[in-house]
Context: one part of a larger RNA
RNA sequence: CUGGGCGUAAAGCGCGCGUAGGUGGUUUGUUAAGCGAGAUGUGAAAGCCCCGGGCUCAACCUGGGAACUGCAUUUCGAACUGGCAGGCUAGAGUAUGGUAGAGGUAAGUGGAAUUUCCGGUGUAGCGGUGAAAUGCGUAGAGAUCGGAAGGAACAUCAGUGGCGAAGGCGGCUAUCUGGACCAAUACUGACGCUGAGGUGCGAAAGCGUGGGGAGCAAACAGGAUUAGAUCCCCUGGUAGUCCACGCCGUAAACGAUGUCAACUAGCCGUUGGGGAUCUUAGUAUCUUUAGUGGCGAAGCUAACGCGAUAAGUUGACCGCCUGGGGAGUACGGUCGCAAGAUUAAAACUC
Numbered sequence: 001c002u003g004g005g006c007g008u009a010a011a012g013c014g015c016g017c018g019u020a021g022g023u024g025g026u027u028u029g030u031u032a033a034g035c036g037a038g039a040u041g042u043g044a045a046a047g048c049c050c051c052g053g054g055c056u057c058a059a060c061c062u063g064g065g066a067a068c069u070g071c072a073u074u075u076c077g078a079a080c081u082g083g084c085a086g087g088c089u090a091g092a093g094u095a096u097g098g099u100a101g102a103g104g105u106a107a108g109u110g111g112a113a114u115u116u117c118c119g120g121u122g123u124a125g126c127g128g129u130g131a132a133a134u135g136c137g138u139a140g141a142g143a144u145c146g147g148a149a150g151g152a153a154c155a156u157c158a159g160u161g162g163c164g165a166a167g168g169c170g171g172c173u174a175u176c177u178g179g180a181c182c183a184a185u186a187c188u189g190a191c192g193c194u195g196a197g198g199u200g201c202g203a204a205a206g207c208g209u210g211g212g213g214a215g216c217a218a219a220c221a222g223g224a225u226u227a228g229a230u231c232c233c234c235u236g237g238u239a240g241u242c243c244a245c246g247c248c249g250u251a252a253a254c255g256a257u258g259u260c261a262a263c264u265a266g267c268c269g270u271u272g273g274g275g276a277u278c279u280u281a282g283u284a285u286c287u288u289u290a291g292u293g294g295c296g297a298a299g300c301u302a303a304c305g306c307g308a309u310a311a312g313u314u315g316a317c318c319g320c321c322u323g324g325g326g327a328g329u330a331c332g333g334u335c336g337c338a339a340g341a342u343u344a345a346a347a348c349u350c
Base pairs, nucleotide, nucleotide: 004321005320006319007304008303012318014201015200016199017198021194022193023192025088026087027086028085029084030083031082033081034080035077036076037075038074039073040072041071042070049065050064051063052062053061054060091191092188093187094186095185096183097182098181099180103177104176107173108172109171110154115149116148117147118146119145120144121143125136126135162169163168206247207246208245209244210243211242215241216240220236221235222234223233258317259316260315261314262313263312266295267294268293269292270291271290272289273288274287275286276285277284278282299306300305323350324349325348332343333342334341335340
């Protein structure tokens, strides 16, 4: 290389967009690069193979043939692939009318609760735990009532509900804005799929500058526990958590399952559309379509399980794997303010 694989054994890039490349619906004509057939030339000899011959046989030597599956030139063919020209509408897209939605952005605003402060009532405890203590409180706490401030998060609704490519998204209102779905027509006419490099997005933590800081809370302090306790528990508490701008670029970034397309029994839920039927107009029954769940036939699987949302049957393209440790490490490169990320070995060892 061929071959075999990637849900859990090693293996799907965290997710998009997209360049090169690869690949590509239907039909007519043409071309003849691929493809097929014929001819000619060449494909050294030896060797291998077949038929003979010579050493007493064999090995060995030797004659002839076949073969050398290849290459070049040339003639013919035109189904398929490709090229060129023209058409088509089933893929893809556009227009029209609707629908649902925590999709994004950015401004305003609401109530509950926690905390703090001020004032009233009021008196001796509060808090915390397995039990305590540290802590708070007669300088009036805790409780309760009224007022104020400020920050963060949005109970119920809430749902294997919805939306988004993924990360993710949840009070309410208006702003700007992306996508999806449905129905019926009209239009464009293969414009498609995938995608090495590239480029954008990307939880939390972390970093830079400037704000903010209620609650929570790494670090830290104290109290307990304990043989000890650098833990678990308690009282405090700083970064951080929040905002703006800029970086970082990683996660069990998971469905541990790449994207796209086609085909292959049924049954039961649920969300958003459309249609039909009945009629007690209930939103019932049936049906269709796009999601999202539970079972399950065939089939697949080492088993578990998967099963039209496939891990079934196929096709297109990309990524990745090749015994364990050493090691996702060293060195070098690239990126980063740093933390580090990414690319990525070997010796040695079992």
Background: Small-subunit ribosomal RNA, central domain from an uncultured prokaryote, 350 nucleotides, folded computationally. Rfam family: Bacterial small subunit ribosomal RNA. RNAcentral holds the full RNA, with entries from ENA.